[in-house]
Molecule: transfer RNA
Organism: Woeseiaceae bacterium
C1' cells in the first nucleotide's frame, strides 16, 4: 500500500439482493401462579441500523467518503 467481509436492543442474530410501520431469541421489568425458588402464562420497556454526505416522494436497504475490527495479499 492492494483486496475482501463484518458493524442493527444489554448479548446473538435476521432483516439488505427485489427501498414502502425496525424485528426474533435469550435477559431485563411488571403481574399471575407457588409457602418460597424454579418453571411456566400474560403485559411492557429497551435501537439517531458504526459515522459523514448524495439518490429518492420514501433509505437499515441503492451510490460515495470515512472509523473500528477480522481475513488474504505484497
Nucleotide at each position: 500500500c492492494g483486496g475482501g467481509g463484518u458493524a442493527u436492543a444489554g448479548c446473538u442474530c435476521a432483516g439488505c439482493c427485489u427501498g414502502g410501520u425496525a424485528g426474533a431469541g435469550c435477559g431485563c421489568u411488571a403481574u399471575c401462579u407457588u409457602c418460597g425458588g424454579g418453571a411456566g402464562g400474560u403485559a411492557g420497556a429497551a435501537g439517531u441500523c458504526g459515522u459523514g454526505a448524495g439518490u429518492u416522494c420514501a433509505a437499515a436497504u441503492c451510490u460515495c467518503g470515512c472509523u473500528a475490527c477480522c481475513c488474504c495479499g505484497a